Molecule: c-di-GMP-I riboswitch aptamer
Organism: Terribacillus aidingensis
RNA sequence: AAAUAUAUUUGGCAAACCUAUUGAAAAAUAGGGACGCAAAGCUACGAGUCUAAGGUAAAGUAAUUUGCUAUGAUUGUCGGGUUGCGCAU
Numbered sequence: 001a002a003a004u005a006u007a008u009u010u011g012g013c014a015a016a017c018c019u020a021u022u023g024a025a026a027a028a029u030a031g032g033g034a035c036g037c038a039a040a041g042c043u044a045c046g047a048g049u050c051u052a053a054g055g056u057a058a059a060g061u062a063a064u065u066u067g068c069u070a071u072g073a074u075u076g077u078c079g080g081g082u083u084g085c086g087c088a089u
Stems, first nucleotide, its partner, number of pairs: 012037002017032006035076001041082003045079003048074003054069006
């Protein structure tokens, strides 16, 4: 450089909902189940959102009620960091 062959994916995750458990709750875990996802892998670092046990303020004779507040949650809200797969050049 040419020819031939093969391949052009293999696969992965798992929304809603149901059951069980944990939790004050938000929500999480496990099983079932698939709405979807090229990072819907990991990480709570920045922001957003959710919850308010505890704390605190107010009202009330009191029981209690209302508000504020993450140290809680969310990575399938967005971004950052980090790891991996595929195709093409």